Context: one part of a larger RNA
């Protein structure tokens, strides 16, 4: 020295355990903010480091409920002081307060801080007062913009915006790594990135459609059709539509023509005209052009307008200069028929539900053993044997659970009512018309972008420029393009529902993790310590015991450490806080055996 063994250090693997996560469902919400958000700095408990809660009323005030014996939140015990059956602490509505910064909004600015005007009020100087002053305090207002009103303005009043937020959405912009075994067309991909903006959803949407000679019949999701047809240095590679099955289903209001008003120009003098006819009687009424308001009017078996003819149509009352006839307006009862998501439009009661909460069945004995929830024996309850706690394994010990039961306040809004609208002098049929139907638009060239479609035989659909119509005997479209033949009416708008998403509440599940794992983040300090000018990067630390019963007191000593008694516990001679298990590596003692 090396090898076995045994005892112990060391260390933190392994079990096991769980106040943490992770996934996805249901149901709810889906916004917050000039009444000052999100976020923060700084405060604030008698003693106060951080966390939490508050905000100079400062772990808190005021009401209204709920509960019912304790409480002054937590790490975290102490001291001191209080508070509570006159109902505290705690929980839940509703208010007050809410520094100072932060869109930040009196200017300014290096966030949390300097400096200001006016106005009123306090206080203080001064004067007899009225009143003036003050480096004092307090409260209020004083930023742009965008509309409205008023004003010549300047500005005033009164409203509205801003900013913040996880994804989803619509839109502008708009890439590169990559793939094409290099690489340019081409692909990633109209993706990611960045800019607007808005909703709880948004977009879409009631055919100038698809289809393909048969129809279908807004629009969104899904399944299929299909990797089909196609596109393609025909390479990588991209890639539909019909149709069908199913989720939801809901259809409407402008322009205009053509009538009445009302305002403004222009024209008009004895004639138009004043509904029409007759007779009066008025006469700058009158005709026209813009505008605005009302009615009417909304489609493709084209549709409306005017005019004319027919059908068909509850009463009643007033009006159109004045009587009479026939016309037309307008009102009111009566009946009818829809309504707040669109088609007018504001609301009142109100029911579930939703923010605290209650009630809630049924067990003992005996061994063991520190402790019974195990063992043995007998019971019992069950609309409740889901769980999870109690000294081991609990339907009957506790919280629950199954059922049922609650709201003064607030939120919430079903159906139905109250209530509002609309018809009822309009419906509808024929007839005839030289009205009307969305314009710098359609189309058309030339360039682009979309669409499966890369210019290709390229339509359709958008957009630049340039030209530049028609009104139903009009007009796009049907994959060049032409004819026959069908489809749809563009250049206005609005529209629930099925569909995407989850920052956040509430219940729930999990062949989901278990401390190198699960979020980065179970832990007195997590987006912390640390890094990093900076944008930003970004951590480890969980477990005594059923209970602190956490070792009083004694003694060694090199004296707040270590030990050794004692005592606690089941257990400290492997529970002593470096604390459950305690595994290799290393390390030391001890015996044995080679050398």
């Nucleotide at each position: 020295g090396g090898c076995a063994c045994a005892u112990g250090g060391g260390g933190g693997a392994u079990g096991c355990c769980u106040g943490g996560g992770c996934a996805c469902c249901u149901g709810g919400u889906g916004g917050c903010g000039a009444u000052g958000a999100a976020g923060g700095a700084c405060g604030u408990u008698g003693c106060a480091g951080g966390c939490u809660g508050c905000g100079a009323u400062a772990a808190g005030c005021c009401u209204c409920g709920g509960g019912g014996a304790g409480c002054c939140g937590c790490c975290a015990a102490g001291c001191a002081g209080g508070c509570g059956u006159u109902g505290a602490u705690c929980c839940g509505g509703g208010g007050a307060u809410u520094u100072c910064c932060g869109a930040a909004u009196g200017g300014g600015g290096a966030a949390a801080c300097c400096c200001a005007g006016u106005a009123c009020g306090g206080c203080g100087g001064u004067g007899c007062a009225a009143g003036c002053u003050g480096u004092c305090c307090g409260u209020a207002c004083u930023a742009u913009c965008c509309g409205u009103u008023g004003g010549c303005a300047a500005c005033a009043a009164c409203g509205g915006a801003a900013g913040c937020a996880a994804a989803c959405g619509u839109g502008g912009c708009g890439a590169a790594g990559u793939g094409a075994c290099a690489c340019a067309u081409c692909u990633c991909a109209g993706u990611a990135a960045c800019c607007a903006c808005a909703g709880g959803a948004a977009g879409a949407g009631a055919a100038a459609g698809a289809g393909c000679c048969a129809u279908c019949u807004a629009c969104u999701c899904c399944g299929u059709c299909a990797g089909u047809a196609g596109c393609g240095g025909c390479g990588a590679g991209c890639g539909a539509a019909c149709g069908c099955g199913g989720a939801c289903c809901a259809g409407c209001c402008u322009a205009a023509a053509c009538c009445c008003g009302a305002a403004a120009g222009g024209u008009g003098u004895c004639a138009a005209g004043a509904c029409g006819g007759c007779g009066g009687u008025c006469g700058u009424u009158g005709c026209u052009u813009u505008u605005c308001g009302g009615g009417g009017g909304u489609c493709g078996u084209g549709g409306g307008g005017a005019c004319c003819a027919g059908u068909u149509g509850u009463c009643u009352c007033g009006g159109c200069c004045c009587g009479c006839c026939g016309g037309c307006c307008g009102g009111g009862a009566g009946a009818g028929g829809a309504g707040u998501u669109a088609c007018a439009a504001a609301g009142g009661c109100c029911a579930a539900g939703g923010u605290a909460g209650c009630c809630g069945a049924a067990c003992c004995c005996u061994c063991u053993g520190g402790a019974a929830c195990g063992u043995g024996g007998g019971g019992c309850c069950a609309u409740a044997g889901c769980a999870g706690g109690u000294g081991a394994c609990a339907g009957c010990c506790c919280u629950g659970u199954a059922g049922g039961c609650g709201a003064a306040a607030c939120c919430g809004g079903a159906a139905g009512c109250c209530c509002u609208c609309c018809u009822u002098u309009g419906a509808u049929u024929g007839g005839u018309u030289u009205c009307c139907c969305a314009a710098g638009u359609a189309a058309u060239g030339c360039c682009g972008g979309u669409c499966c479609c890369g210019g290709g035989a390229a339509a359709g659909c958008c957009g630049g420029c340039a030209u530049g119509a028609a009104u139903c005997c009009g007009g796009g479209c049907g994959g060049a393009c032409c004819a026959c033949c069908g489809c749809c009416u563009a250049a206005g708008g609005c529209u629930a529902a099925g569909u995407a998403c989850u920052c956040c509440c509430u219940g729930g599940u999990g062949a989901c993790c278990g401390a190198u794992a699960g979020c980065g983040a179970a832990c007195u300090a997590a987006g912390u310590a640390g890094c990093g000018c900076g944008a930003g990067c970004g951590a480890a630390c969980g477990g005594u015991g059923a209970a602190a019963a956490g070792g009083a007191c004694c003694c060694u000593c090199g004296a707040u450490a270590a030990g050794g008694g004692a005592g606690u516990g089941a257990a400290a001679u492997c529970a002593g806080a470096a604390c459950c298990u305690g595994a290799a590596a290393c390390c030391a003692u001890g015996u044995g055996c080679c050398u």
Predicted 3D model of a 595-nucleotide part of an RNA (large-subunit ribosomal RNA, domain I) from a Chloroflexota bacterium. Model confidence (mean pLDDT): 83 of 100. It matches the Rfam family "Bacterial large subunit ribosomal RNA". Rfam links the family to the GO terms structural constituent of ribosome and ribosome. NCBI's taxonomy places the organism under Bacteria, Bacillati, Chloroflexota.